A computed fold for a 74-nucleotide RNA from a Thermofilaceae archaeon, annotated as transfer RNA. Taxonomically the source falls in Thermofilaceae (Archaea, Thermoproteati, Thermoprotei, Thermofilales). The prediction has a mean pLDDT of 84. Its Rfam family is "tRNA". By type it is a transfer RNA. Its family is annotated with triplet codon-amino acid adaptor activity in the Gene Ontology. The sequence was found in a public genome assembly.
RNA sequence: GGGCCGGUAGCUCAGGCUGGGAGAGCGUCCGGUUGGCAUCCGGGAGGUCGGGGGUUCAAGUCCCCCCCGGUCCA
Numbered sequence: 001g002g003g004c005c006g007g008u009a010g011c012u013c014a015g016g017c018u019g020g021g022a023g024a025g026c027g028u029c030c031g032g033u034u035g036g037c038a039u040c041c042g043g044g045a046g047g048u049c050g051g052g053g054g055u056u057c058a059a060g061u062c063c064c065c066c067c068c069g070g071u072c073c074a
Base pairs, nucleotide, nucleotide: 001073002072003071004070005069006068007067010026011025012024013023020057028044029043030042031041032040050066051065052064053063054062
């Protein structure tokens, strides 16, 4: 320098193919359960979807550029 994969909640990740509701588990907070804790049950908070631009009525999703990480080739 080039190819490929990845970047989404505090953490680990799904969703991307085929554009229209942003989600799961764990963690955290509140309540229930208990003599108390754990477990379990119910509910809540928590997101510039890596950054910028483009296409579109509409972009996490499609296109381009850039940044970061992994891997392979040189």